[in-house]
RNA sequence: UCAGAUAAAGGCAAACCUGCCGUGAGGCAGGGACGCAAAACCAAGGAUCUCUUCGGAGAUGGCCUGGUUGCCAAAG
Numbered sequence: 001u002c003a004g005a006u007a008a009a010g011g012c013a014a015a016c017c018u019g020c021c022g023u024g025a026g027g028c029a030g031g032g033a034c035g036c037a038a039a040a041c042c043a044a045g046g047a048u049c050u051c052u053u054c055g056g057a058g059a060u061g062g063c064c065u066g067g068u069u070g071c072c073a074a075a076g
Base pairs, nucleotide, nucleotide: 002076004072011036012035016031017030018029019028020027021026034062040068041067042066044065045064046063047060048059049058050057051056
């Protein structure tokens, strides 16, 4: 350095429930854990989804790729 464990410390939090926001996809907060080594950050390419006056405007980073940063670290 690669690789990523029935390791250690810490972290995030799907579904679902409640409240609020949004026409909507969805978002935020609390509860809750299915999972996650980038499930941290960036809507750049693709993909899916929503709205639409069909021009476009949006949503998803826990769908894939890419970029930036980063904890631990066994066997090999």